Context: one part of a larger RNA
RNA sequence: CCCGCGGUCAGACGGAAAGACCCCGUGCACCUUUACUGCAACUUUACGCUGGCAUUAGGAAUGUGAUGUGUAGGAUAGGUGGUAGGCUUUGAAGCCGUGGCGCUAGCCAUGGUGGAGCCAUCCUUGAAAUACCACCCUUUGUGUUCCUGAUGUCUAACCGCGGCCCAUCACUGGGUCCGAGACAGCGUAUGGUGCAGUUUGACUGGGGCGGUCGCCUCCCAAAGAGUAACGGAGGCGCGCGAUGGUAGGCUCAAUCCGGUCGGAAAUCGGAUGUUGAGUGCAAUGGCAAAAGCCUGCCUGACUGCAAGGUCGACGGACCAAGCAGAGACGAAAGUCGGUCAUAGUGAUCCGUGGUCCCGCGUGGAAGGGCCAUCGCUCAACGGAUAAAAGGUACGCCGGGGAUAACAGGCUGAUCGCACCCAAGCGUCCAUAGCGACGGUGCGGUUUGGCACCUCGAUGUCGGCUCAUCACAUCCUGGGGCUGUAGCCGGUCCCAAGGGUAUGGCUGUUCGCCAUUUAAAGUGGUACGUGAGCUGGGUUUAGAACGUCGUGAGACAGUUCGGUCCCUAUCUGCCGUGGU
Numbered sequence: 001c002c003c004g005c006g007g008u009c010a011g012a013c014g015g016a017a018a019g020a021c022c023c024c025g026u027g028c029a030c031c032u033u034u035a036c037u038g039c040a041a042c043u044u045u046a047c048g049c050u051g052g053c054a055u056u057a058g059g060a061a062u063g064u065g066a067u068g069u070g071u072a073g074g075a076u077a078g079g080u081g082g083u084a085g086g087c088u089u090u091g092a093a094g095c096c097g098u099g100g101c102g103c104u105a106g107c108c109a110u111g112g113u114g115g116a117g118c119c120a121u122c123c124u125u126g127a128a129a130u131a132c133c134a135c136c137c138u139u140u141g142u143g144u145u146c147c148u149g150a151u152g153u154c155u156a157a158c159c160g161c162g163g164c165c166c167a168u169c170a171c172u173g174g175g176u177c178c179g180a181g182a183c184a185g186c187g188u189a190u191g192g193u194g195c196a197g198u199u200u201g202a203c204u205g206g207g208g209c210g211g212u213c214g215c216c217u218c219c220c221a222a223a224g225a226g227u228a229a230c231g232g233a234g235g236c237g238c239g240c241g242a243u244g245g246u247a248g249g250c251u252c253a254a255u256c257c258g259g260u261c262g263g264a265a266a267u268c269g270g271a272u273g274u275u276g277a278g279u280g281c282a283a284u285g286g287c288a289a290a291a292g293c294c295u296g297c298c299u300g301a302c303u304g305c306a307a308g309g310u311c312g313a314c315g316g317a318c319c320a321a322g323c324a325g326a327g328a329c330g331a332a333a334g335u336c337g338g339u340c341a342u343a344g345u346g347a348u349c350c351g352u353g354g355u356c357c358c359g360c361g362u363g364g365a366a367g368g369g370c371c372a373u374c375g376c377u378c379a380a381c382g383g384a385u386a387a388a389a390g391g392u393a394c395g396c397c398g399g400g401g402a403u404a405a406c407a408g409g410c411u412g413a414u415c416g417c418a419c420c421c422a423a424g425c426g427u428c429c430a431u432a433g434c435g436a437c438g439g440u441g442c443g444g445u446u447u448g449g450c451a452c453c454u455c456g457a458u459g460u461c462g463g464c465u466c467a468u469c470a471c472a473u474c475c476u477g478g479g480g481c482u483g484u485a486g487c488c489g490g491u492c493c494c495a496a497g498g499g500u501a502u503g504g505c506u507g508u509u510c511g512c513c514a515u516u517u518a519a520a521g522u523g524g525u526a527c528g529u530g531a532g533c534u535g536g537g538u539u540u541a542g543a544a545c546g547u548c549g550u551g552a553g554a555c556a557g558u559u560c561g562g563u564c565c566c567u568a569u570c571u572g573c574c575g576u577g578g579u
Base pairs, nucleotide, nucleotide: 002578003577004576005575006574007573008572010571011570012569014566015565022400023399024398025397027396028395029392030391031390032389035198036197037196038195039194042192043191045189046188047187048186049185051154052153053152054151055150056149057148058147059146060145061144062143063142064141065140066139068137078136079135080134081133082132085119086118087117094113095112096111097110098109099108100107101106159179160178162177163176164175165174166173167172201213202212203211210230214236215235216234217233218232219231237381238280239339240338244298245297246296247295248294249293250292252276254272255271256270257269258268278287279286281344283342284341285340302325303324304323305322308319309318310317311316314382327336328335329334350375351374352372353371354370355369357368358367407454408452409450410449411448413447415443416442417441418440419439420438424434425433461536462534463533464532466528467525468524469523470522471521474499475498476497477494478493479492480491481490482489501515502514503513504512505511542560543559544558545557546555547554548553
């Protein structure tokens, strides 16, 4: 060197399973609800098929009874009017009972007895007799009619897969008795429950939360146009019949000087004054032959067009001479188809009014065309529908390293370390030891940024085991300086050979505590090490609490519970053998 055997498990981003986490799909499923829409069945109520009688409750109308107490006053006087008489052998007063009302004074009804009288007018009162009659009011009894509800009952609708009889090949039908009965059933409407089908936007330095989504102005924008970002700044979703047209006229802001109240600033006069004012509203570009300000007359804020251009993928947007008609202003030339310009907005469908048009054999009609106009924060603003929210840790599928969580990579803000400058502290003295304000690096252990390999899988914290490396050295070794007397120290330089704790609490790393030690180092190694172990934590399915949510459910909140697979092919390493 070659070939074995026995081990080990560090690597082959080892094997297994088209990642379950995360995102995406105008994917799926199931669940929820005051998301939307629907409805066969169930159910509530009303009406119809659907009728009689009775009882009862309530209401209305009507008949007939009763009812009514301030004070004064014979006394329980409802109001107004008429009237001088009325009731009585068809039984008056009185007496004895019963019932009702009541303000406890009394009033009313009725039975018996009784056997001829009783009440009014007269006196007190705002008002005079329930003596008598009429119309009413308050409260209440009773009768009738109607309406509504409930209950009971009836039978004749309706019903019967009950008996008998008949018809029929049969399905089935008829008769009769019986049952049940205005219920059931059916129909229409309505509410509920239940069930079902769906929707629940995109952008996004992952997603969610937040923000945004159309239009105008400026910068970015690289001197034509155009040009992105969750780049930097602001506006719009209108206003105005004058703030429009035309003709004529005027010149602003500011400063200085002067002038009653009057002041820094009001109104007045003079001077300087190219724009610093003003422009209906943001910015930019304009504007003094003004586009700014004032006045007169008006309605061109017109109808029918339109050569020619500018911009845009398209839809479309914008500018426009000129012609015809009818006008406004101006002496005229002429100007005028809104506004100094650039924002002030919405396609199509559907609907509305008009119209000489078309209108399925013809005449009409339906419907359509054409003209005019209106109705959308369709604002997710090129607008999926007239009409739509959520949960999933019970989840599923298709995909993605196009995109997050671990690790790696890049970066190095943050972090750690070093250095420069040296104001100041250090009694004095910047630099023994410190060191402000600042500056320059190094490292790649923190928290991040980016999203580059990996989503047809690179297992994630801590512990155990086993380590290996760096040195920015914790101990041990050698030195310099010292604000080093010595002992003990401080600080810096060299140095990686060896060494570098046991317990208590906690899942902890960390940390605190106890006791030791010469010391109890800092880091890297996929925060070393799960085809080596564990599985306490985190991070499935069960369950509970608090909180949030109408709910399904949710929570870097808590709590109890919860399957850790692999027989080693190759490389590496350890041991051993053969040639």

Predicted 3D model of a 579-nucleotide part of an RNA (large-subunit ribosomal RNA, domain V) from a metagenome.
Rfam family: Bacterial large subunit ribosomal RNA.
The coordinates come from a structure-prediction model, not an experiment, and the mean pLDDT is 83.
The RNAcentral record of the full RNA draws on SILVA.